[in-house]
RNA sequence: GCCGGGAUGGCUCAGUUGGUAGAGCAAUCGAUUCGUAAUCGAUAGGUCGGGAGUUCGAAUCUCCCUUCCGGCACCA
Numbered sequence: 001g002c003c004g005g006g007a008u009g010g011c012u013c014a015g016u017u018g019g020u021a022g023a024g025c026a027a028u029c030g031a032u033u034c035g036u037a038a039u040c041g042a043u044a045g046g047u048c049g050g051g052a053g054u055u056c057g058a059a060u061c062u063c064c065c066u067u068c069c070g071g072c073a074c075c076a
Stems, first nucleotide, its partner, number of pairs: 001072007010025004019056001027043005049065005
């Protein structure tokens, strides 16, 4: 330098053909218990790596950039 894949709540990951973003774990509160753990119930938390574009509407499509992983090439 070229090619491919990834970046989504604190963590690990989903998200169909564009149609107002979910799960598990964790957290908080409550129930249960003499108490803890476990179990059960509820609540809060993200605008989707950054920017621009297309569209009535973008996590999803297009372009540029950042960063991580893998492969290939170059290395006088």
This is a predicted structure of a 76-nucleotide RNA (transfer RNA) from a Candidatus Cloacimonadota bacterium. The coordinates come from a structure-prediction model, not an experiment, and the mean pLDDT is 81. It matches the Rfam family "tRNA". Rfam classes the family as a transfer RNA. Rfam's curators write: Transfer RNA (tRNA) molecules are approximately 80 nucleotides in length. RNAcentral holds the sequence, with entries from ENA.